Context: one part of a larger RNA
RNA sequence: GACGAACGGCUUGCGGCGCGCUUAACACAUGCAAGUCGAGCGAGAACCAGACCUUCGGGUCUGGGGACAGCGGCGAACGGGUGAGUAACACGUGGGCAAUCUGCCCUCGAUUCUGGGAUAGCCCGGGGAAACCCGGAUUAAUACCGGAUAGCCUCUUGAGCUUUCGGGCUCUCGAGAAAAGGUAGCUUCGGCCUCCGAUCGAGGAUGAGCCCGCGGCCGAUUAGCUAGUUGGUGGGGUAAUGGCCUACCAAGGCUGCGAUCGGUAGCCGGUCUGAGAGGACGAUCGGCCACACUGGGACUGAGACACGGCCCAGACUCCUACGGGAGGCAGCAGUGGGGAAUAUUGGACAAUGGGCGCAAGCCUGAUCCAGCCAUGCCGCGUGGGUGAAGAAGGCCUUCGGGUUGUAAAGCCCUUUUGGCGGGGACGAUGAUGACGGUACCCGCAGAAUAAGCCCCGGCUAACUUCGUGCCAGCAGCCGCGGUAAGACGAAGGGGGCAAGCGUUGUUC
Numbered sequence: 001g002a003c004g005a006a007c008g009g010c011u012u013g014c015g016g017c018g019c020g021c022u023u024a025a026c027a028c029a030u031g032c033a034a035g036u037c038g039a040g041c042g043a044g045a046a047c048c049a050g051a052c053c054u055u056c057g058g059g060u061c062u063g064g065g066g067a068c069a070g071c072g073g074c075g076a077a078c079g080g081g082u083g084a085g086u087a088a089c090a091c092g093u094g095g096g097c098a099a100u101c102u103g104c105c106c107u108c109g110a111u112u113c114u115g116g117g118a119u120a121g122c123c124c125g126g127g128g129a130a131a132c133c134c135g136g137a138u139u140a141a142u143a144c145c146g147g148a149u150a151g152c153c154u155c156u157u158g159a160g161c162u163u164u165c166g167g168g169c170u171c172u173c174g175a176g177a178a179a180a181g182g183u184a185g186c187u188u189c190g191g192c193c194u195c196c197g198a199u200c201g202a203g204g205a206u207g208a209g210c211c212c213g214c215g216g217c218c219g220a221u222u223a224g225c226u227a228g229u230u231g232g233u234g235g236g237g238u239a240a241u242g243g244c245c246u247a248c249c250a251a252g253g254c255u256g257c258g259a260u261c262g263g264u265a266g267c268c269g270g271u272c273u274g275a276g277a278g279g280a281c282g283a284u285c286g287g288c289c290a291c292a293c294u295g296g297g298a299c300u301g302a303g304a305c306a307c308g309g310c311c312c313a314g315a316c317u318c319c320u321a322c323g324g325g326a327g328g329c330a331g332c333a334g335u336g337g338g339g340a341a342u343a344u345u346g347g348a349c350a351a352u353g354g355g356c357g358c359a360a361g362c363c364u365g366a367u368c369c370a371g372c373c374a375u376g377c378c379g380c381g382u383g384g385g386u387g388a389a390g391a392a393g394g395c396c397u398u399c400g401g402g403u404u405g406u407a408a409a410g411c412c413c414u415u416u417u418g419g420c421g422g423g424g425a426c427g428a429u430g431a432u433g434a435c436g437g438u439a440c441c442c443g444c445a446g447a448a449u450a451a452g453c454c455c456c457g458g459c460u461a462a463c464u465u466c467g468u469g470c471c472a473g474c475a476g477c478c479g480c481g482g483u484a485a486g487a488c489g490a491a492g493g494g495g496g497c498a499a500g501c502g503u504u505g506u507u508c
Base pairs, nucleotide, nucleotide: 001507002506003505005504006503007502009501010500013380014379015378016377017376018375020372021338026336027335028334030333031332032331035074036073037072040071041070047064048063049062050061051060052059053058081291082290083289091215092214093213094212095211096210097209100208101207105204106203107202108201109200110199111198112197113147114146115145116144123136124135125134126133127132153176154175155174158171159170160169161168162167181196182195185192186191217263218262219261224254225253226252229251230250231249232248233247234246235245236244266288267287268286269285270281271280272279273278293314294313295312296311297310316327317326318325319324344370346369347368348367352366353364354363355362356361383413384412385411386410393404394403395402396401419444420443421442422441423440427435452497453496454495455494456493457478458477459476463492464491465490466489467488473480474479
């Protein structure tokens, strides 16, 4: 000098902008944090209208209406949290992929033909305390499954050109693989057309995967380590290379330029310090990685081995009719616990952004705001001028006086902040403002509402008196205190900083 700081320390007026569990990746009550689409589909409660029947309780049908649920699509792999693990191609930086994938988006080309059988829901029946499950009947689709077509695509036969040699281009034999419709308008009811989709392919963009060079901790009181180990061949697997996996073959591979083992640790842009070199750190913000009660596994999907998905095992908690079930805050708040220590169970989708939707819109604890905390930085105020009988009081005194001290009072002013009243935004190009009657502006009254903390022996700016008497105490180092203590305690005075001041801790 710095800080995410803390304090059985004292003090505290206001505003702006930041920050706020560094410890137990301890356990969590409650609410919310991921939905959306009726322009994919069938059905349809309440309610309303009409008609019919009626044992006057009501029932049936038609039309409107659309709740809850269901099938289907997209999203849920983003956004948000945390730093446990990891010394590693995890990260940083520079390259490679002729070894790769990429939903939505953009551009271009070619299509969107023809059939079928189911199933959830609803209804009926059954089991169960529940979670939920089973059977029967029936139904739709942009759900599912056939067939046709195939420029392009995949595999394959043959040939040629080219190459950075697992690639590219051209021709060719054979085989294989597509699709879904919806919608406003018009209509001569045949259809036309708008928009949104669907399929195959080429390219782009974006995102991702894999590989490599180099770089960044400590310990040798860790010296040897290694059997899928190192390499090869065949095969499997993957979007893709590869011992990634497997069978066989060979016996290799790493290491004093530190292997292996142990300890510690997320990495970086950066932050703090320093003249720099360097040292220390990696909160907030941004990029990457890893994790989601602990361990393991796959499914779905363009993408996960998936925080608010599934399965298994374990620990823990809860419900139970004891047969069996439910759960995962390292999302936002909040609770207990731990701790020196860290906030509201707030408002709004107005803006920015995201998901879905043709759209209207819905959802969004992302986000934008508000609340709390002097936790930090910055700004402002607590008044200005005048005022000597140098008042009173305090303290000291050589008793003359000195000092507090222009300080106060008094007089003359001003009104920041705060208070009261009035106006009142930008953020929103048309509508829409949580913040917010906020910021800001105008007016009114009135010095009114607002100063503390540490220090005064030397280092180190600042001195006297009294008390105490190696006691009580102080102390960062040197050291003070045993009867005149500038070092302890108090007072007066002084010095320093100031809404803070000290102390402690850490680091340069």